[in-house]
Molecule: small-subunit ribosomal RNA
Organism: marine sediment metagenome
RNA sequence: AUUCCGGUUGAUCCCGCCGGAGAUCACUGUUAUCAGGGCUCGACUAAGCCAUGCGAGGCGUGAGUCAUCUGGACUCGCCGAACUGCUCAGUAACACGUAGUUAACCUACUCUUAGGUGGAGGAUAAUCCUGGGAAACUGGGGCUAAUACUCCAUAGUUACUAGAUGCUGGAACGCACUAGUAGCCAAAGCUUCGGCGCCUAAGAAUGGGACUGCGGCCUAUCAGGUAGUAGUGAGUGUAAAGUACUCACUAGCCUAUAACGGGUAGGGGCCAUGAGAGUGGAAACCCCGAGUUGCACUCUGAGACAUGAGUGCAGGUCCUACGGGACGCAGCAGGCGCGAAAACUUUCCAAUUCGUUAGCGCGUGAGAGGGGAACCCUGAGUGGUUAUGCAACGCAUAACCUUUUCUUUAGCCGAAACAGCUAGAGGAAUAAGUGGUGGGCAAGACAGGUGCCAGCCGCCGCGGUAAUACCUGCGCCACAAAUGGUGAUCACGAUUAUUGGGUCUAAAGCGUCCGUAGCCGGUUUAGUAAGUUUCUGGUGAAAUCUGGCAGCUAACUGUCAGGCAUGCUGGAAAUACUACUAGACUUGGGACCGGGAGAGGGUAGAGGUAUUCCAUGUGUAGGGGUUAAAUCCUUUAAUCCAUGGAGGACCACCGGUGGCGAAGGCGUCUACCUGGAACGGGUCCGACGGUGAGGGACGAAAGCGUGGGGAGCAAAUGGGAUUAGAUACCCCAGUAGUCCACGCUGUAAACGAUGUCCGUUUGGUGUCACGAAUCUCACGGGGGUUUGUGGUGCCGGAGCGUAGGUGUUAAACGGACCACCUGGGGACUACGUCCGCAAGGAUGAAACUUAAGGGAAUUGGCGGGGGAGCACACAAGGGGUGGAGGCUGCGGUUCAAUUGGAUUCGACGCCGAACAUCUCACGGGGGCUGACAGCAGAAUGAAGGUCACUCUGACGGGGUUACCAGACGCGCUGAAAGGUGUUGCAUGGCCAUCGUCAGCUCGUACCUUGAGGCGUGCCGUUAAGUCGGUUAACGAGCGAGACCCACGCUGUCAGUUGCUAUCACACUUUUUGGAGCAAUCCAGUCUGAAGUGUGAGCACUCUGAUAGGACCGCCACUGUUUAAAGUGGAGGAAGGAGUGGGCUACGAUAGGUCCGUAUGGCCCUAAUGCCCUCGGCUACACGCGGCCUACAAUGGAUAGGACAAUGUGAUGCAACGCCGAAAGGCGAAGCUAAUCACCUAAACCUAUCCCUAGUUCGGAUUGAGGGCUGUAACUCGCUCUCAUGAAGACGGAAUCCCUAGUAAGCGAAUGUCAUAAUCGUUCGCUGAAUACGUCCCUGCUCUUUGCACACACCGCCUGUCAAGCCAUGCGAGUAGGUUCCUGGUGAGGCUUAGCUUUAACUAAGUCGAGCCAGGAACCUGUGAGUGGGGCUAAGUCAUAACAGAGUA
Repeated sequence: AUUCCGGUUGAUCCCGCCGGAGAUCACUGUUAUCAGGGCUCGACUAAGCCAUGCGAGGCGUGAGUCAUCUGGACUCGCCGAACUGCUCAGUAACACGUAGUUAACCUACUCUUAGGUGGAGGAUAAUCCUGGGAAACUGGGGCUAAUACUCCAUAGUUACUAGAUGCUGGAACGCACUAGUAGCCAAAGCUUCGGCGCCUAAGAAUGGGACUGCGGCCUAUCAGGUAGUAGUGAGUGUAAAGUACUCACUAGCCUAUAACGGGUAGGGGCCAUGAGAGUGGAAACCCCGAGUUGCACUCUGAGACAUGAGUGCAGGUCCUACGGGACGCAGCAGGCGCGAAAACUUUCCAAUUCGUUAGCGCGUGAGAGGGGAACCCUGAGUGGUUAUGCAACGCAUAACCUUUUCUUUAGCCGAAACAGCUAGAGGAAUAAGUGGUGGGCAAGACAGGUGCCAGCCGCCGCGGUAAUACCUGCGCCACAAAUGGUGAUCACGAUUAUUGGGUCUAAAGCGUCCGUAGCCGGUUUAGUAAGUUUCUGGUGAAAUCUGGCAGCUAACUGUCAGGCAUGCUGGAAAUACUACUAGACUUGGGACCGGGAGAGGGUAGAGGUAUUCCAUGUGUAGGGGUUAAAUCCUUUAAUCCAUGGAGGACCACCGGUGGCGAAGGCGUCUACCUGGAACGGGUCCGACGGUGAGGGACGAAAGCGUGGGGAGCAAAUGGGAUUAGAUACCCCAGUAGUCCACGCUGUAAACGAUGUCCGUUUGGUGUCACGAAUCUCACGGGGGUUUGUGGUGCCGGAGCGUAGGUGUUAAACGGACCACCUGGGGACUACGUCCGCAAGGAUGAAACUUAAGGGAAUUGGCGGGGGAGCACACAAGGGGUGGAGGCUGCGGUUCAAUUGGAUUCGACGCCGAACAUCUCACGGGGGCUGACAGCAGAAUGAAGGUCACUCUGACGGGGUUACCAGACGCGCUGAAAGGUGUUGCAUGGCCAUCGUCAGCUCGUACCUUGAGGCGUGCCGUUAAGUCGGUUAACGAGCGAGACCCACGCUGUCAGUUGCUAUCACACUUUUUGGAGCAAUCCAGUCUGAAGUGUGAGCACUCUGAUAGGACCGCCACUGUUUAAAGUGGAGGAAGGAGUGGGCUACGAUAGGUCCGUAUGGCCCUAAUGCCCUCGGCUACACGCGGCCUACAAUGGAUAGGACAAUGUGAUGCAACGCCGAAAGGCGAAGCUAAUCACCUAAACCUAUCCCUAGUUCGGAUUGAGGGCUGUAACUCGCUCUCAUGAAGACGGAAUCCCUAGUAAGCGAAUGUCAUAAUCGUUCGCUGAAUACGUCCCUGCUCUUUGCACACACCGCCUGUCAAGCCAUGCGAGUAGGUUCCUGGUGAGGCUUAGCUUUAACUAAGUCGAGCCAGGAACCUGUGAGUGGGGCUAAGUCAUAACAGAGUA
């Protein structure tokens, strides 16, 4: 402040609703110091019922009686009691409001004017006497007065007749005057002599009666209503007009401008809210109306149909002697009841008022006071100063000051009090709460408790063990004697839009046209002045509202001014616009003429191909159909081919975002009938027009009725398939129907999802029709170009729009009229009504439920959508797994325990780099109370160790003794320690996987309302977002690459423990000759070879360090240019990333790990901690994963022979020698290791045997005997020898790995380690096959498209059935209410007649409340059963929709 904020989404914009913030009213929770003022207080529900008291009386100077003290009482009489007070049931109406009319009226008391007040008479109450009755009350007899009553007179008045004028007025029917007749017919006294009364007439005032215009609720699922109804004449009646009432005649009257009916409601001034326009309310104070238990009637009176009067009936209550009576608080108090909901059975007439009265007075529950109440408004307070302490706003303590409030004393005021006022005394004393604290929304990332429980929550949401959201405490925030809740109203809401909204896709344009009422309407002239505008008169009560002033501070009261009521009404003026009347015009519209276009409509006739059927011929075994089949047809001759015929439907090509039509719709040709539009002419009419509620006509397909027709197709139906099922999709058949005629139906995504008409507003480019100009021509009704008008398409600017889009054919800018919308569902439903033969259509709700529902666009994800690329993904190959036995891990089972974790890829030889004890977390048993860290206090040769002794089952504990040791410590208290206990969904760190996939982002600029986009796109290329070119982008970063390590080539440097080509020395072996049968011996040191050691050397190998080398650099071709790049070649050790590793972007998987360590919270603390012992983790009907060994001859066995590399080793590796058959044992050199050792590598090669077999394959299992480690080998280790010799003969479905020094085969070392590998890691040896290619499978990247998905397809979501709850429709019925009709009864009233002095009575007619009976309509409740609907975490069956949703 003319205001916003939360909620749909992964995010965005919009439609839209729900909710929050404001004000006011009622009730209510908690809390509460004082004062002033007020028009506050049983309205809401029960206009329900009421005990008791009071609320209307006064006079007596009108009169009588009684009594007496001067008081007073009773009665007649007079005035009042029709006011005041209370309430809001009824009433939709002249009830109210406002403005009028009364020429259709009344008015007691009051005032003014004029006149009068004479005469006469008879009763009656009280009282007295006497009765009845329970009472209420009442009967009879006697006396008496009046301002009571009656009569006469005088005035007067009413009606009629006649006359003549005058006044008022819009209008005489009015008033006034004269004369006559008829009817009616006044008065009252008292007195203190002042006066007060009485009667008549006229006037005034006051108060009323009646009538009229206009105004103000909902409903059409109320469309027709009305017989006193509409009018006229004559009467009755009234104060008075009037069908108000009676009789007669006429047949009208009201209604879409809403009659009639139903529902609701007193109306207004005003009140709440709002910027206003409005919307909602209306009990209170005022005015008006109505009512006083319901209904009807009546008297009195100026006034009533009165209720604090009467009568009757009904209903209720009470009394009763049962005969009969009494009463009506919606007056003040008060009670019961009803309810969420509202005060004392108080004081007084002192004030204001009213009644009465000559006056004084009297009366007044009207009114004025007090009491009660968190009813409203307003004001004030709950302290201040100083000192000290605390870091401080502030708090605490102490002292002092002040005293509004508080307590108290006296006086004043006041009807009496309360309160207040004045003057004192005491004393900071007596005085703060409520709601909130996740967001909206100001205020806690505080603590404890709870654990999807208890609870909170207006909405969104919070709570499942770390809750800023529950409960409690503390702090804080807002307001404050108050503050919250519930319900209601207005505002917010431009979510009803007059101001001020919308309708292509969000809710919303009727399927289309014609047309009635209505609304709107071209140019011009004249007139009128209805609307309109201006001026002016009247009215619009007061209170309320605004401003000023006065009293008191304010509220409040008073006063002045304004405003309000936006109105109604009288008069005057203006004439621009609208309207009306009269006239003119042509541009809107219509008519006419001309030649053209067209599937426009209707009727009749004609034609064409094809399908099917029939006949004949030919011809033979199949045909048909499908993904594949089958049903089906066919030897009774099919299909196929040919000829002829029949019948019905349809109308290829042309054919075209071409044409026509209002829409639906219209397609062979010809004829006839017929509608409309365009163009050109500018001949005629002269606004004749636009739209259009109701209404009418037309209106696809399907469907219905009657009658035809029936070839093809084809709902239903049958059969065959498919399938878990398949009442479907596919196939074979096939009936309605499709066709024609006549009628009905009246609906469609009847769509441009866009109502009709008119005008205005930049363009481009097609096409159709007609016209004009021009060029051309084969002269044709030819062709081309330009242009005008009209239609029909595409693109696009401004503008518009939430966007998509639209854009002269508007969804732009304006105008006219109509229709329609107002959250989703319930619901294109129900009931009612209308239409229809039916099917059904039109109109069209509510209860209830719900925070959403929807539109457009964005980013992802997904698709049994499309495109491009890639990967041992497939393919091409090699080898396996799945079968056997064993090893190992997991599940399951078992057990006292078989500790725990990991479970698709990404758990399962994984954690665990190695379980006999320990480990160890598990089970049985026994024991301990603190190992470690750190703090404080106290004390001292204390604890401990070793050799012994003693008690004890052992451990251990106590005691004694000798020695060692040297402040380390025992014990106590507090605080703590400890935990492989829990939470990996509280965490750090680390790791796995997507994935070594090529992606993920930022700055600035640009585009979009925005989310977002662009960059990162496109074209090539790459292993790559790698690079190049281009582009509203230009740059940059993290990734890729580069980089680092190893290997492969070369150079340089270094040279021990490495190496040894050359050289030297020493030693050993061997080579040569002879003897012997042989073992062996002798000679010779000459030659050659090999080895070892030393020296020397560093050429080589090697080791290590450091450089070089490879870059598409060169050539050719391809490529888009000279690009990036690709293909081939040369050279080279290596060629296009040389090979192999390391390095793993932004993120995601709540992936794994609290049992590696760290760590928050929770839990245990004489145990979930710690120690010991034994057992378990090693179990075993079974299932799974990973491996080892095999099934043999490419092999096995025996014998002999050859070639590595990496590593490791002082708690160790151990040469070598000896013993043993072996495992191993006993000695022992060397080695802190390029020195010594582990250390014989194996596959391989050579030779021999085995000969296809459960074997000389295979080695499980078992028996016996040994060895090693260790405290210990039974559960439960490893190993040697002998014996035993299972299964297994190459492995189903399925599945894994691998592209070169790779797979496969072979062994070695090492880690763990006391013992120890079928595991992991590393090392070398031998060493292949294949890749044409692709996106088919499994996935990944990019792009495009659809989406109702976003927890993201393991998504979303529909319907039946089953269960519970809720509201509702129908329903045999049943209960009640309202209104109306008919009949009966009927209190009572009216009229007429009779009788009569009246009253009364009788008779007739008529009205009539209430009651009874019957019927009709409508409304409400209830109802066995029944129908659908809605809601409700985890039910059943399917999968209809969303992706091409798997049949679009």